[in-house]
RNA sequence: UCCGAUAAAGGCAAAACCGGCGAAAGCCGGCGACGCAAAGCCAUGGGUCUACGACCGAAAGGUUAUGACUGCCAGGCCGCCGAAG
Numbered sequence: 001u002c003c004g005a006u007a008a009a010g011g012c013a014a015a016a017c018c019g020g021c022g023a024a025a026g027c028c029g030g031c032g033a034c035g036c037a038a039a040g041c042c043a044u045g046g047g048u049c050u051a052c053g054a055c056c057g058a059a060a061g062g063u064u065a066u067g068a069c070u071g072c073c074a075g076g077c078c079g080c081c082g083a084a085g
Base pairs, nucleotide, nucleotide: 002085003082004081011036012035017030018029019028020027021026034071040077041076042075044074045073046072047069048068049067053064054063055062056061
């Protein structure tokens, strides 16, 4: 350095529920633990979700990110511990 243990110390917190914000996706707080070795940080590439507004349409509906998701996959930055190999 790779790697990641039935190790140690510590960390995060899915769903559901409650309160708040938002047009929505979703976010924040509480509660709660399904999980996580980067489940720390960054919407950079891909992907996914939403569609107030705008556009198309007779309507039904459709298109669109400037909105959102990093606990979907990559990439970048930073980082605790140390068995075996």